Bacterial RNase P class A from a soil metagenome, 406 nucleotides, folded computationally. Model confidence (mean pLDDT): 75 of 100.
[in-house]
RNA sequence: GAGCCGGGCAGGCGGCCGCGUCGGGCGGUUCGCCGCCCGCCGAGGAAAGUCCGGACUCCACAGGGCAGGGUGGUGGGUAACGCCCACCCGGGGUGACCCGCGGGACAGUGCCACAGAGAACAGACCGCCUCGCGCCGGUUCCGGCCGGCACGGGGCAAGGGUGAAACGGUGGUGUAAGAGACCACCAGCGCGCCGGGUGACCGGCGCGGCUCGGUAAACCCCACCCGGAGCAAGGCCAGACAGGGAGCGCCCGAGGGCUGCCCGCCCGAGCUCCCGGGUAGGCCGCUACCGUCGGCGUCCCGCAAGGGGCGUCGCGACGAGGGCGCCGGCAACGGCGUCCCGAGAGGGAUGGCCGCCCUCGCACCCUCCAGGUGCGGGACAGGAUCCGGCUUACCGCCCGGCUCGU
Numbered sequence: 001g002a003g004c005c006g007g008g009c010a011g012g013c014g015g016c017c018g019c020g021u022c023g024g025g026c027g028g029u030u031c032g033c034c035g036c037c038c039g040c041c042g043a044g045g046a047a048a049g050u051c052c053g054g055a056c057u058c059c060a061c062a063g064g065g066c067a068g069g070g071u072g073g074u075g076g077g078u079a080a081c082g083c084c085c086a087c088c089c090g091g092g093g094u095g096a097c098c099c100g101c102g103g104g105a106c107a108g109u110g111c112c113a114c115a116g117a118g119a120a121c122a123g124a125c126c127g128c129c130u131c132g133c134g135c136c137g138g139u140u141c142c143g144g145c146c147g148g149c150a151c152g153g154g155g156c157a158a159g160g161g162u163g164a165a166a167c168g169g170u171g172g173u174g175u176a177a178g179a180g181a182c183c184a185c186c187a188g189c190g191c192g193c194c195g196g197g198u199g200a201c202c203g204g205c206g207c208g209g210c211u212c213g214g215u216a217a218a219c220c221c222c223a224c225c226c227g228g229a230g231c232a233a234g235g236c237c238a239g240a241c242a243g244g245g246a247g248c249g250c251c252c253g254a255g256g257g258c259u260g261c262c263c264g265c266c267c268g269a270g271c272u273c274c275c276g277g278g279u280a281g282g283c284c285g286c287u288a289c290c291g292u293c294g295g296c297g298u299c300c301c302g303c304a305a306g307g308g309g310c311g312u313c314g315c316g317a318c319g320a321g322g323g324c325g326c327c328g329g330c331a332a333c334g335g336c337g338u339c340c341c342g343a344g345a346g347g348g349a350u351g352g353c354c355g356c357c358c359u360c361g362c363a364c365c366c367u368c369c370a371g372g373u374g375c376g377g378g379a380c381a382g383g384a385u386c387c388g389g390c391u392u393a394c395c396g397c398c399c400g401g402c403u404c405g406u
Stems, first nucleotide, its partner, number of pairs: 001404009011357007019042002022039007044380001048391002051389005056230004068226005073087005088102001089100004103221002108219002110215003125160002127156006134149006168186006187211001189208008234284004243275006255267004292317001293314009318342002321340008358378008
């Protein structure tokens, strides 16, 4: 200098203004809530895509099979996975390292465009060899011989050509010319034996016919896995209208209005309570250690389901949570200890401005460095039941290890 791999951060501080849940206070209120002030808390490495896997909830379900879907080297990890780790095989790179949708093509079926003669029980266009006949040329005393051309019959697959792919490669023997036809070596396939490995597989030896293409994100075959729907799951409380039942009342008058109450006056045939189902609507589920959760007591809000405050007792209980340390393991990961963290709303809230600092780029000052000044940039993007992954997006910066070149 050029790269490879892993990990981390996602600007900091201050001021002003603003937003949401919850709690407290004050004020207002048409009693449904509203306003102001204070306090606590308030997004991510991907919260995203919703592509896999689960937790949880409801429905279905004796067992087995068919159909359908998924996964696919081996061993391990995990709650599980199509994820992760290690290894094997194949491919790429000088290398660190990277990539692989990586079971089966002698169970069967299908397909292999264009070009090409021939593309899967191969094939013969040019070419090579040979035979016959004809013509031409050369040579010879004749017979004949040699060479060339055209046609026809036969042999061959070495060479050329086509193609992504042409039925092993090199050398030799052989032949009219040739060819695994035969031989040696090499490559490949199959079988057997030996050795190593848990295994995928690797190494060695021998034998065989000499070579038997590709494609399964084509049908298919093999092995293994899979019930469906999803927090709009699901549970609870409950207006109004309609329905059912009971009671009281219809001039011996329920009930209503005038009203804070009584008297009085007026209107008057309905009124009140209960029931189940459950709509509108609401609540829970819900999301958790400066104290959450559970029990009890009390107060407040709400018709209720339920929510909140305080006190007290119990417990340290929840999370496939995170950091650190030790132990086991190559690792993924697991065990133990310790510390820490945890927004929760279906109308959805975390933003803006200014100053200083940080960082990156450009320009200028400066002989250069250092330094200074000015301008510009600091991304991608945002929860909605929760968790483990994958994939995709992203201005840049930092740390560690390693490789190659000089």